[in-house]
Context: one part of a larger RNA
RNA sequence: GCAUACAGUGGAUGCCUUGGCGCUAGGAGGCGAUGAAAGACGUGGUAAGCUGCGAUAAGCUUCGGGGAGCCGCUGAACAGGCUGAGAGCCGGAGAUCUCUGAAUGGGAAAACCCACUAGGAGUAAUGUCCUAGUAUCUGCUGCUGAAUCCAUAGGCAGUAGAGGCAAACGUCGGGAACUGAAACAUCUAAGUACCCUCAGGAAAAGAAGGAAAUUCGAGUCCCUGAGUAGUGGCGAGCGAAAGGGGAAGAGCCUAAACCAAGUAUACGUAUAGCCCGUGAGCGUUGUAUACUUGGGGUUGUGGGGCUUUAUCGGAUAAGGUCAUGGACUUAUUGAGAAGUUAAAAAUUCGGAUUUCUAGCCGAAUAGGCUUGGAAAAGUCAACCAUAGAAGGUGAUAGUCCUGUAGGUGAAAGAAACCGAACUUCUUGGAUAAAGUACCCAAGUACCACGGGACACGGGGAAUCUCGUGGGAAGCAGGGAGGACCAUCUCCCAAGGCUAAAUACUACCUAGCGACCGAUAGUGAACUAGUACCGUGAGGGAAAGGUGAAAAGUACGGAGAUGAUCCGAGUGAAAUAGUACCUGAAACUGUAUGCUU
Repeated sequence: GCAUACAGUGGAUGCCUUGGCGCUAGGAGGCGAUGAAAGACGUGGUAAGCUGCGAUAAGCUUCGGGGAGCCGCUGAACAGGCUGAGAGCCGGAGAUCUCUGAAUGGGAAAACCCACUAGGAGUAAUGUCCUAGUAUCUGCUGCUGAAUCCAUAGGCAGUAGAGGCAAACGUCGGGAACUGAAACAUCUAAGUACCCUCAGGAAAAGAAGGAAAUUCGAGUCCCUGAGUAGUGGCGAGCGAAAGGGGAAGAGCCUAAACCAAGUAUACGUAUAGCCCGUGAGCGUUGUAUACUUGGGGUUGUGGGGCUUUAUCGGAUAAGGUCAUGGACUUAUUGAGAAGUUAAAAAUUCGGAUUUCUAGCCGAAUAGGCUUGGAAAAGUCAACCAUAGAAGGUGAUAGUCCUGUAGGUGAAAGAAACCGAACUUCUUGGAUAAAGUACCCAAGUACCACGGGACACGGGGAAUCUCGUGGGAAGCAGGGAGGACCAUCUCCCAAGGCUAAAUACUACCUAGCGACCGAUAGUGAACUAGUACCGUGAGGGAAAGGUGAAAAGUACGGAGAUGAUCCGAGUGAAAUAGUACCUGAAACUGUAUGCUU
């Protein structure tokens, strides 16, 4: 040196899974000045970490469930307690809830320092202690109140709201570069990443614009049309729409004309006006302008207003300067309809209703024999099944346990639904015809210049939109149909609201996987965003497995009464001894053989 055997070392492999990953369905979609999220410090008889909780501190009260043990985990023990007068445990509602933190009495190097006002405790008195209040901004109301007469600014008080946090989804405002173009500048990446604002359970959009046929009829989402038409250093690339098929479906309210009332101003004392006719009377009435409120009104075969005519039309009561006749208005009652998630809006009550937040019932072998440490295995025999899903139990269990199928259950709280109260609307105006030309959204449409968005890069460039400058018509009107003009067709801008189908999942419940199985799967199966590193932003691990059960080796011996080992004992097994399942290789050693 090689070979074999036996050991050591080491921790691969196999098996396992408490943890992850991905997804489905349903719920929920927010929390917060009634102090959040996130923390600091405390809190246990002994208490380091985790968990829980807050000076009432692993807990207090109460209402339900449940039914025998309990005083959380690592992690046992001792001491001491609780419990059939129902504990521990599970659920509903409440109480307490130090300090920091939007942090809000002032300050500050977060978890600390220092106050003021009122009430209380204590002291001879001061110091001290306890409780409550004391931030800012905005809306509304009230009081007060300068320069400056009125007023306003300002001040004060009351009251309501806001502020901060949170995973993705959403709107608005800003907005890259790497990259691709095989370089690069237009272009692309991309209106992406990122930043900012604000909101909701969704948001946004949305009641005419498309079109070109026998036209359709809000917007949203999906499939298609279609990688088509286009666009493009016509490069790289970018990339529609109509139409068709589906999901879901829902439509409405203002402005203006006109009428009435109120307020302010002006005119004004009369041939005006006071609903009409007649008579009497009144006149601070009335008329005009502006504003506010109520009615009216909302459309494009144009619509509405006003005037007139015609037709139809509940009841009762009251009203005006008076009388009479007519007409009108208001109220009540009855009838009908709708509603808090559209077009207005607040709240309460009820239900043998449904669901959620604890639970409960729940079939059938304590079968024989064999092997074994152990039966759930084998074998023989039996039973249940609306239950042969799954997990556990000393090996593989329908009938052992938890469960499963199927039923059932709530004192309290929550959600949905239904009903009632309640609120609102219609019910007297409606319809038709004729006339009238009163109204129908202005620094708007549009144009020029300069940008942006549209699939469309300035192009023949419509359309939408912004900046600057010009600047209409107004229904005999205006816009669009991809320059522009004509014809024709469609529509009515310059005000607003609008559910559903759509997007997402931090969180809760149930379930699934030709997903992982400890160098994998989350960074994290374990005291993990921990230890540790960094001034900081930030970076960021390693680390699972005795056994069925601790039965965790009593007792004896060697040793330094160390490590460790030898007996003995436990156990199925100790080469399963806590450095513990299996235990590969590298590496180390001992013995034997061969070889130099």